[in-house]
RNA sequence: ACAAUUAAAUAGCAAACCAGAUGAAAGUCUGGGACGCAAAGCCUCCGGUCUACGUUUGUAAACAAAUAUGAUAGCGGGGUUGCAUUA
Numbered sequence: 001a002c003a004a005u006u007a008a009a010u011a012g013c014a015a016a017c018c019a020g021a022u023g024a025a026a027g028u029c030u031g032g033g034a035c036g037c038a039a040a041g042c043c044u045c046c047g048g049u050c051u052a053c054g055u056u057u058g059u060a061a062a063c064a065a066a067u068a069u070g071a072u073a074g075c076g077g078g079g080u081u082g083c084a085u086u087a
Stems, first nucleotide, its partner, number of pairs: 005084001012037002017032006035074001041080003045077003048072003054067005
């Protein structure tokens, strides 16, 4: 230096829930709060999942169905960057 995550140390992030804001919704952001996480740092290229403003179809209508350009990186795969260094 590289690999690996077996140990230790220094740190880090922040689930549910609550409050406020935002969005059509899924969800996201801010503050509190910790379930957990060796990348639970970052990126939608691939798959999955969630939502359906809008669009299309059905219907007399109400409604229903389909659909991502939306969301999820704490659902996986992949890319990329990074702390420590016992065995």
A computed fold for an 87-nucleotide RNA from Shewanella fodinae, annotated as c-di-GMP-I riboswitch aptamer. RNAcentral holds the sequence, with entries from Rfam.